[in-house]
This record gives sequence, C1' cells and structure tokens, in this order.
RNA sequence: GCCGAUGUAGCUCAGCGGCAGAGCAACUGCAUGGUAAGCAGUAGGUCGUGGGUUCAAUUCCCACCAUCGGCU
Repeated sequence: GCCGAUGUAGCUCAGCGGCAGAGCAACUGCAUGGUAAGCAGUAGGUCGUGGGUUCAAUUCCCACCAUCGGCU
C1' cells in the first nucleotide's frame, strides 16, 4: 500500500429500515437473627465520527477513525 471483519449500557453481546434490548455488574426495596443465593423494581446509550439516501437510519451507501486478521 491492497483486501476483509468488528465498533450498540461499566462488561459480554443481540437487534439489520418504523419506541434501542438481554445477561452479568451497579443502586433501591422484600425476605433472613445476619450474610449470600432468591424475588420485585430503578438507573445507566448523542448505536465509533462526519456526510448522503429515505416520510423515517443502529440498520442501506460513501469517506474517515480505532482494533483485529490476511496479502504484498
């Protein structure tokens, strides 16, 4: 230099045009003599960045950035 994959909550990941979700973690409560497990609930996201298409973009297109892999 070329090609490809990945980027979504603190962590691991789903969602692939129409309200952003799960598990774990955190917090509050219930329960217990107490702790853990358990049960109920709460909070946490400019969906990597910037453009484009669309009535509508996490999703489709382009460029860039980061990480990983391959080729030279």

Record summary
A computed fold for a 72-nucleotide RNA from Candidatus Sungbacteria bacterium RIFCSPLOWO2_01_FULL_60_25, annotated as transfer RNA. The RNAcentral record of the sequence draws on ENA. Taxonomically the source falls in Candidatus Sungiibacteriota (Bacteria, Bacteria candidate phyla).